The RNA shown here (c-di-GMP-I riboswitch aptamer) has 83 nucleotides and comes from Salinibacillus xinjiangensis. Its mean pLDDT, the model's own confidence on a scale to 100, is 86.
[in-house]
RNA sequence: CGUUCGAAAAGGCAAAAUCAUUGAAAAAUGAUGACGCAAAGCUAGAGGGGCUACGGUGUUAACUAUGCUCGCCAGCUACCGAA
Repeated sequence: CGUUCGAAAAGGCAAAAUCAUUGAAAAAUGAUGACGCAAAGCUAGAGGGGCUACGGUGUUAACUAUGCUCGCCAGCUACCGAA
């Protein structure tokens, strides 16, 4: 110095819920709030899984993503440095 790993220190992010707005919905944004997170940083034109179904199809049961989810897995990058 690098990889693995995750003690300490410095910090960081922000679940649910509530309010407002957007949206057909899933959900997203902002404020309050902290369930938790060693990547809870980025990536949805690397990949997989999941959610919704405006529109489209339809034998009107349903199917379907161009929509959404990265705090589902995963890929990429990264602060610190004990054992």

The source organism's lineage runs through Bacteria, Bacillota, Bacilli, Caryophanales and Salinibacillus.